[in-house]
RNA sequence: CCCGAUAAAGGCAAACCCGCCGUGAGGCGGGGACGCAAAGCCACGGGUCAGGCAUAGACCUGAUAGCCGGGUUACCGAAG
Numbered sequence: 001c002c003c004g005a006u007a008a009a010g011g012c013a014a015a016c017c018c019g020c021c022g023u024g025a026g027g028c029g030g031g032g033a034c035g036c037a038a039a040g041c042c043a044c045g046g047g048u049c050a051g052g053c054a055u056a057g058a059c060c061u062g063a064u065a066g067c068c069g070g071g072u073u074a075c076c077g078a079a080g
Stems, first nucleotide, its partner, number of pairs: 002080001003077002011036002016031006034066001040072003044069003047064006053057001
């Protein structure tokens, strides 16, 4: 460094409920835990989703990092 244990310490938090924001996808806060070894961060490529259009697309603007890939930073340390 790769890797990731029925390890230790700690971390995050799906669905659902409440409040607020947003046309919406969805976001933020509180409760709550299905899960997660990057479920930390970045919309760069693909996917999906929302909104828009005298053109319906190989379009525009957004959302999603808990869809996949990629980039980047990082705690712990058994076996290999």
c-di-GMP-I-GGC riboswitch aptamer from a Candidatus Rokuibacteriota bacterium, 80 nucleotides, folded computationally. It matches the Rfam family "c-di-GMP-I-GGC riboswitch aptamer". The family is grouped with related families in Rfam's "c-di-GMP_I riboswitch clan". The coordinates come from a structure-prediction model, not an experiment, and the mean pLDDT is 90. It was read from a public genome assembly, where an Rfam model found it.